[in-house]
RNA sequence: CAAAAUGUUUUCUAGGGUUCCGUAACUUUUCGUUGGUCUGGUCCGAGAGAAAACUCACAGCUUAUGCUGUGUCACGGAAGGAUAAAAGCCUGGGAGAU
Numbered sequence: 001c002a003a004a005a006u007g008u009u010u011u012c013u014a015g016g017g018u019u020c021c022g023u024a025a026c027u028u029u030u031c032g033u034u035g036g037u038c039u040g041g042u043c044c045g046a047g048a049g050a051a052a053a054c055u056c057a058c059a060g061c062u063u064a065u066g067c068u069g070u071g072u073c074a075c076g077g078a079a080g081g082a083u084a085a086a087a088g089c090c091u092g093g094g095a096g097a098u
Stems, first nucleotide, its partner, number of pairs: 007054006015044002020041002022038001023035004056071006073093001075096001079091003
């Protein structure tokens, strides 16, 4: 930019670890070292969590631009991957199950 549709994005949370900050201990207490089995801040963060915005479909109204309403279901390993590292992150609405 274009197309598309169990659509896209943002914020937050469940959760996550330890690059930075802080904290704790040690130390030549300036500097530094160790610790995430340190509550926290920065950080990552849900297809099956929340909210919002924008699209899309259908119906109605409207001269037109537009406005209003509706928009379903979702049990799920192991293993692997990235990042500093891990995770309901990604592989993945996967393999499977019903």
Molecule: Guanidine-I riboswitch aptamer
Organism: Neobacillus niacini NBRC 15566